Predicted 3D model of an 84-nucleotide RNA (c-di-GMP-I riboswitch aptamer) from Aminicella lysinilytica.

RNA sequence: CAGAGUAAAAGGCAAACCGCGUGAAAGCGUGGGACGCAAAGCCAGGGGACUAAAGCCGAAAGGCCAGGUCAGCCGGUUGCCUCG
Repeated sequence: CAGAGUAAAAGGCAAACCGCGUGAAAGCGUGGGACGCAAAGCCAGGGGACUAAAGCCGAAAGGCCAGGUCAGCCGGUUGCCUCG
């Protein structure tokens, strides 16, 4: 350095759900709370997923659409500890 995470230490993050705030929504922030996580750190200029306000189409119902969102789906990238 490649690789591995059985056990350990120091610590870290925090799903669902609830309160408050925010947003058209998806969602996000914050406090509580822990299902889990060895990258559950970072990247939305790769794939995928969600939403559809504005816009476009439509007589209407409704349909399409990302400059919105998701990193705890895959991917990319950096990195702690232990083993090696």
Taxonomically the source falls in Aminicella (Bacteria, Bacillati, Bacillota, Clostridia). The RNAcentral record of the sequence draws on Rfam.